[in-house]
């Protein structure tokens, strides 16, 4: 340098193909329950969907450029 895959709540990930209200599990907080804790139940908070631009009535999703991570390939007398 080239190729592939990935980047989405604190963590692990789904959703992207085929555009139409941003989700799950775990964790956190509050309440219920308990003599008390764990477990259980109910509720809540928590997101620039890596960054910028384009297309569109509408973009996490499609297109272009860039950044980062992992893996692979290639080049030098």
């Nucleotide at each position: 340098g080239c190729c592939u895959u990935g980047g989405u709540g604190g963590c692990u990930c789904a959703g992207c193909c085929u555009g139409g209200u941003a989700g799950a599990g775990c964790g956190u907080c509050u309440g219920c329950u308990u003599g008390g804790u764990a477990a259980g139940c109910a509720g809540a908070a928590g997101g620039u969907c890596g960054c910028g631009g384009g297309u569109u009535c509408a973009a996490a999703u499609c297109c272009c450029g860039c950044c980062c991570a992992a893996g692979g390939c290639u080049c030098c007398a």
Molecule: transfer RNA
Organism: Methanothermococcus okinawensis